[in-house]
RNA sequence: GCCGCACAAGCCGAAAAGGUGAGGCGCCUGACUUCCGAUCAGGAGGACCGGGUUCGAUUCCCGGGUGCGGUU
Repeated sequence: GCCGCACAAGCCGAAAAGGUGAGGCGCCUGACUUCCGAUCAGGAGGACCGGGUUCGAUUCCCGGGUGCGGUU
């Protein structure tokens, strides 16, 4: 340089024929507890960036970025 794959919350990680994005850990609040922890209940927080297609894009297409792997 070229080729392939992957980018989702602080971390891990589903689903998605295109139609309001699960869950776990962590975090916050409350209950319980002498306190902490555990447990229970509730809650906040998210699609790498820019375009295109579409009534509608996390999903499809193009370009870029980052990471991983392969290769002269």
Predicted 3D model of a 72-nucleotide RNA (transfer RNA) from a Vulgatibacteraceae bacterium. RNAcentral holds the sequence, with entries from ENA and MGnify. Rfam family: tRNA. It is annotated as a transfer RNA. Its family is annotated with triplet codon-amino acid adaptor activity in the Gene Ontology.